Transfer RNA from a Parcubacteria group bacterium, 75 nucleotides, folded computationally. Rfam family: tRNA. Rfam's curators write: Transfer RNA (tRNA) molecules are approximately 80 nucleotides in length. The family's RNA type in Rfam is transfer RNA.
């Protein structure tokens, strides 16, 4: 330099291929409450996310282009 894959809550992850309703779902964590003599366990509630810019579309986390970060292959 060329090509391919990838980016979602604090962490991990589903949804993307095949665009559509409400609050983007789940696990762990964290916070509050219940249970307990206390802690742990268990139960309930809360918490917080689509890398960035543009395009297509009535409508984009999802499709297209570019940028950036990460990974891989080739030279």
């Nucleotide at each position: 330099g060329g090509c391919c894959c990838u980016a979602u809550c604090g962490u991990c992850u589903a949804g993307c291929c095949c665009g559509g309703u409400u609050c983007a779902g789940g696990a762990c964590g964290c916070u509050g409450g219940g249970u307990u003599c206390u802690c742990a366990u268990c139960c309930c509630a809360g918490u917080a996310a689509c890398a960035c810019g543009g395009g297509u579309u009535c409508g984009a986390a999802u499709c297209c282009c570019g940028u950036u970060g990460g990974g891989g292959c080739c030279g």
The RNAcentral record of the sequence draws on ENA. Its mean pLDDT, the model's own confidence on a scale to 100, is 80.